[in-house]
RNA sequence: GGGGGUAUAGCUCAGCUGGUUAGAGCGCCUGCUUCACACGUAGGAGGUCACAGGUUCGAGUCCUGUUAUCCCCACCA
Repeated sequence: GGGGGUAUAGCUCAGCUGGUUAGAGCGCCUGCUUCACACGUAGGAGGUCACAGGUUCGAGUCCUGUUAUCCCCACCA
C1' cells in the first nucleotide's frame, strides 16, 4: 500500500427483511431477609448504538468518509 472483520450499558453480547418505547446475562445501588455477611427475593440507576455526513415518512440496521482495533496479502530496510 491492497482486501476483509469488528465497534450497542462498567464487562460479555443479542437486536431477524429499516417500523411501535434499545434489550439480556454478569456487575453496581436500594429495600426485604440475616445478629452480620453471603445466598435468595423485589425494585432502581446506568446508552451521543465509535465519529461525521447522506438516503428515507422513519436508521443500531442501508450508503459514503474518518477513527480505533483484529486478520490476510504485498512491499521495504